[in-house]
Context: one part of a larger RNA
RNA sequence: GAGUAACGAUAAACAGAGGGAAGAGCUCUGUCGCCGAAAACCCAAGGGUUUCUGAGCUAGGGUCAUCCGCUCAGAGUUAGUCGGCCCCUAAGCCGAGGUCAAAUGACGUAGGUGAUGGGAAGCAGGUUAAUAUUCCUGCACCAUAUAUAUUGUGCGAUGGAGGGACGGAGAAAGGUACAUUUACCGGUUAAUGGAUAUGCCGGGUUAAGCGUGUAGGUGAGUAGGAUAGGCAAAUCCGUUCUACUGUUAUCACUGAGGCGUGACGACGAUCUGAAGCCUUCGGGCCUAAGAGAAGUAAUCGAUCCUAUGCUUCCAAGAAAAUCUUCUAAGUUUAGAUAUAUAUGACCGUACCGGAAACCGACUCAGGUGGGUGAGUAGAGAAUACUAAGGCGCUU
Numbered sequence: 001g002a003g004u005a006a007c008g009a010u011a012a013a014c015a016g017a018g019g020g021a022a023g024a025g026c027u028c029u030g031u032c033g034c035c036g037a038a039a040a041c042c043c044a045a046g047g048g049u050u051u052c053u054g055a056g057c058u059a060g061g062g063u064c065a066u067c068c069g070c071u072c073a074g075a076g077u078u079a080g081u082c083g084g085c086c087c088c089u090a091a092g093c094c095g096a097g098g099u100c101a102a103a104u105g106a107c108g109u110a111g112g113u114g115a116u117g118g119g120a121a122g123c124a125g126g127u128u129a130a131u132a133u134u135c136c137u138g139c140a141c142c143a144u145a146u147a148u149a150u151u152g153u154g155c156g157a158u159g160g161a162g163g164g165a166c167g168g169a170g171a172a173a174g175g176u177a178c179a180u181u182u183a184c185c186g187g188u189u190a191a192u193g194g195a196u197a198u199g200c201c202g203g204g205u206u207a208a209g210c211g212u213g214u215a216g217g218u219g220a221g222u223a224g225g226a227u228a229g230g231c232a233a234a235u236c237c238g239u240u241c242u243a244c245u246g247u248u249a250u251c252a253c254u255g256a257g258g259c260g261u262g263a264c265g266a267c268g269a270u271c272u273g274a275a276g277c278c279u280u281c282g283g284g285c286c287u288a289a290g291a292g293a294a295g296u297a298a299u300c301g302a303u304c305c306u307a308u309g310c311u312u313c314c315a316a317g318a319a320a321a322u323c324u325u326c327u328a329a330g331u332u333u334a335g336a337u338a339u340a341u342a343u344g345a346c347c348g349u350a351c352c353g354g355a356a357a358c359c360g361a362c363u364c365a366g367g368u369g370g371g372u373g374a375g376u377a378g379a380g381a382a383u384a385c386u387a388a389g390g391c392g393c394u395u
Stems, first nucleotide, its partner, number of pairs: 013031006032392004040372004046352002050350001051075006060068002080141002082348003086119003092113003098107003122139005142344010154331002159326004167313004173306003179299003184203005205266002209261004216254004220245008229237002267295001270291003276285003314317001358367002374386004
């Protein structure tokens, strides 16, 4: 220079009360304002205690601070079903032998590894200062083992076969979520004119599972004979012949939703409210706990489900295991069904996550994959104003 520029989005504050040495910024109450396909909610990645409680204010906070993602101490993450581990494979990687190569090595068969994909099973409510599909309550489900009962000749793989198993676009239909009203239930009648009505305010919620098998979709099936193929075998698959049923489906498989049950339960507006705190002694605040009404129908309607469907197009759209079935070696009381009992380990789980907690040296106007995403107006997830919820961006 200079007490100058600046104090990081112009979404916005104001009043009262509280504690305190001290309050524009902390807490509470009321009013105001901002977002609302987000500035709300839930995951993944990444971070790693930032979570919650108590205490504190030297430093950090672009100012103050009694406050904090700061400092100190203590506490907090509960799983057969969520995710991983596990079984399976893709690209990629490794690679016994092998091929190549002065050396280190490169490539690559068998094989292994490797999710961003395939593979068993859980929902609703309650609860903590902080966890919950994990704890508790209620109602479920799966796998494996054992026992019992019934049945009575098969079972058995690293092998065979089926299946798993898949593209783009488009159209119409049937549903549901959500939403809006509503029968019904509870409350309410007014500070100043009117308002007992068809007024106003609030509620009007309920899962998985189990049973039923619908709208819709697909079209072949059953029995028997033969069999040079499926590297051996096969009763399986394939091929082929015959009969029957169907092809105008009454049959079989599949299949949302609905209905019933789950539920004499839960939730539920509201009411009562111990203890504690305050008091102008009238009462007020706060919460543990308790009681608990109605809980129907209509309309609208998805980008969600039926649907891995249907139609259509050409560029012709993973693999393997679980699973079903067939036999080989082998084995002979296995196997199948039902019921009951037992077992289900280990790791993650706090919190942030369109951000002050991640990536940007910062409490940085930048960047960051997926899901949910309400109302009125509207074609709409645009836009405007709002709900739930969250904020007023640390002078």